[in-house]
RNA sequence: GUGCCCGUAGCUCAACGGUAGAGCACCGGUCUCGUAAACUGGGGACGCGGGUUCGACUCCCGUCGGGCACC
Numbered sequence: 001g002u003g004c005c006c007g008u009a010g011c012u013c014a015a016c017g018g019u020a021g022a023g024c025a026c027c028g029g030u031c032u033c034g035u036a037a038a039c040u041g042g043g044g045a046c047g048c049g050g051g052u053u054c055g056a057c058u059c060c061c062g063u064c065g066g067g068c069a070c071c
Stems, first nucleotide, its partner, number of pairs: 001070007010024004018054001026042005047063005
């Protein structure tokens, strides 16, 4: 340099173009003499910039970061 894959919550991952979810973690409550566990409620995310579309995490282009292969 070229090609391919990945980028979503603090972490690990989902999401036929139509309300962004789960587990763990975190916070509040219940329970307990207290802590933990358990139960219950809650906050928190689509790498960035454009385009297509009534509507984009999803499709297209560019770009940034990571990984693999070739040269």
Model confidence (mean pLDDT): 83 of 100. Transfer RNA from a Gemmatimonadota bacterium, 71 nucleotides, folded computationally. Rfam family: tRNA. Rfam 15.1 lists 5,335,975 matches to the family in 14,413 species. It is annotated as a transfer RNA. The sequence is in RNAcentral, with records from ENA.